[in-house]
RNA sequence: AAGCCGGAUGGCCGCUUGAGGGAUGCUUGUCGUUUUUCGAGAGGAAAGUCCGGACUCCAUGAAACAACGGUGCCGGGUAAUGCCCGGCCGGGGUAACCCGAGGGAAAGCGCCACAGAGAACAGACGUCCAGGGUCCGCUCUGGUCACGGUGAAACGGUGGGGUAAGAGCCCACCGCGGGUCUGGUAACAGGUCCGGCACGGCAAGCCCCACCGGGAGCAAUGCCAAAUAGGGGUCUCGCGCGGGGACCGGUUCCUUCGGGAAGACCGCUCGCAGGGGUGUUUCAGCCCGAGAGACCCGGGUUGGCAGCUAGAUCGCAUCGGCAACGGUGCGGCCAGAGGAAUGGUCAUCGAACCGGUCGUCAGGCCGGUGAACAAAAUCCGGCUUAUAGGCUUUCC
RNA sequence: GGCCCCGUGGCUCAACUGGAUAGAGCAGCCCCCUCCUAAGGGGCAGGUUAUUGGUUCGAAUCCAAUCGGGGUCACCA
Numbered sequence: 001a002a003g004c005c006g007g008a009u010g011g012c013c014g015c016u017u018g019a020g021g022g023a024u025g026c027u028u029g030u031c032g033u034u035u036u037u038c039g040a041g042a043g044g045a046a047a048g049u050c051c052g053g054a055c056u057c058c059a060u061g062a063a064a065c066a067a068c069g070g071u072g073c074c075g076g077g078u079a080a081u082g083c084c085c086g087g088c089c090g091g092g093g094u095a096a097c098c099c100g101a102g103g104g105a106a107a108g109c110g111c112c113a114c115a116g117a118g119a120a121c122a123g124a125c126g127u128c129c130a131g132g133g134u135c136c137g138c139u140c141u142g143g144u145c146a147c148g149g150u151g152a153a154a155c156g157g158u159g160g161g162g163u164a165a166g167a168g169c170c171c172a173c174c175g176c177g178g179g180u181c182u183g184g185u186a187a188c189a190g191g192u193c194c195g196g197c198a199c200g201g202c203a204a205g206c207c208c209c210a211c212c213g214g215g216a217g218c219a220a221u222g223c224c225a226a227a228u229a230g231g232g233g234u235c236u237c238g239c240g241c242g243g244g245g246a247c248c249g250g251u252u253c254c255u256u257c258g259g260g261a262a263g264a265c266c267g268c269u270c271g272c273a274g275g276g277g278u279g280u281u282u283c284a285g286c287c288c289g290a291g292a293g294a295c296c297c298g299g300g301u302u303g304g305c306a307g308c309u310a311g312a313u314c315g316c317a318u319c320g321g322c323a324a325c326g327g328u329g330c331g332g333c334c335a336g337a338g339g340a341a342u343g344g345u346c347a348u349c350g351a352a353c354c355g356g357u358c359g360u361c362a363g364g365c366c367g368g369u370g371a372a373c374a375a376a377a378u379c380c381g382g383c384u385u386a387u388a389g390g391c392u393u394u395c396c
Numbered sequence: 397g398g399c400c401c402c403g404u405g406g407c408u409c410a411a412c413u414g415g416a417u418a419g420a421g422c423a424g425c426c427c428c429c430u431c432c433u434a435a436g437g438g439g440c441a442g443g444u445u446a447u448u449g450g451u452u453c454g455a456a457u458c459c460a461a462u463c464g465g466g467g468u469c470a471c472c473a
Stems, first nucleotide, its partner, number of pairs: 001393005007349007015041011026029001043373001047384002050382005055217004060284006068213005073087005088102001089100004103208002108206002110202003125148003128143006156174006175197001176195008221306004231297007240272005248267003251262004274288003313332008352369007397472002399467005406422004415453001424440005446462005
C1' cells in the first nucleotide's frame, strides 16, 4: 500500500416465513383455525440520508427559451453519478508511495480591514542625486522606485553595463506572453523564433464558458372492505353553431280518449368553435364539450391485499483490457416482517485482559472476566462516518 | 419510513453582501444610594460562536463531513 474475516460448535425452549401431511369449521375456497415434518431467517457498514438510478404517480411525447440547482485538468468504465480506473500538472517524502473542489481574474461588477508614502491605469515618508535659498540648524523646487520601512500581498527575479543618482534604460540567464514545429486521442511535454513586461489576489463573492438536471416520493401508487351528511367555501374559463334521429322520456299538435303525428325545442347522438394541464411558447395527442379546471376548510374510516423482492443477482472458470470493467460457459437461489420476526438459555472452545505462580527470562501452568461498531423496512450502485481484534499478499 | 428546520455566555436575542477586542437585555457577584429592602446608578466575571477539516491574508458568517436537538396525524397514509 492492497485485499479479506469480523466469534465457533452443539442441545433445549420460543418468534417470522415457504413447502408438504393430518384434524376441524363453514360461505367449498389457490379459504379460515389448529397441529405436525422438513427448509430458510440481518450487516460490512443494515447507519448518515450525502450523491446517482430502477419503480410509481403528476394523462403522454417532442422542441425552443427563461429561471433555478449542480458539476468542472484529460481520456476511459458504467444503467447513471459529484463514483471508479488510467494518465497529465502542482505539492510533499531519501524511497515505496501519498495529497489536490485542478475551467476562466487579457468580458464586466465588487472586495482587499489594520499598518503603510502608496493596495490596482498606484505611489515620494526616510535615504540618494541636481538646482535655488539660508540666520548653516535647515528649507524650497525637481529627478529617481535602487535601498530602507509597512503589510498576507508593493506593479518581473538574479548578475553585469550604464547614470548626477537611478530605472528593462541596455545585455545574459531564468520567469511570463504570443507564433510555429515535433510527440501524444487529449490534458500536456520538449524544441525553436519573436516580444522588454503589457497580465497582483479572491470566482467554497456576483458572474462568464461548457456540460447535466421536469417535480414528488413505497406513508409513491393500485384494488377491496368499512365509514359518511358524500358537507362547505374561493377563484379562472365557458354556457355558442351546425348535421342526424320519432317514441324511449319530456314538450307541442291532432283525437272517436283506445291512440296517432311532429326534429320547431330539450334530453340522445355526431362534428366544429371553445375550454383545460408542469415556468412560458409551439406542435402532436388526450380529456371536457355544458360543464371543465385550480386551491382551501371541515367530518368519517383508520382494516385487508398488491407494490415486495430472481436481481444493472451471487460463486467458479475462461477470454479481452495496464486497470476500472466487459463478454462467454457452468453451477446456485440468498430475510421479506409490517408498531414491525431474526431471540433466550445451557455446555464446550475461545481472541484479548486481570490476578497468582514457576522460570533457563523465551515462555509455561492455574483461577477469573468472556468479544468492537452496530441491527433490515421498496430495491440497487457509490460516497461518508463508526468499528475490539485477527489473517493474507506486495513494495521501500 | 420519508421530508424539512435549527445550533452564539445560565436564559432570550443581535452581529449573517467575510475585517480582527463577538454586542445587548435578564439572571449572578461587588460597590454606591436607603434606617432596611425593592427600584435606580457604577463596576466585574462569564463565549473553543455544537465539533472537525477546508477556501481566504483573515471565518460566528462561505464550503464539506460529523454530532446534538426539534417539527411529525396542526408536513406526508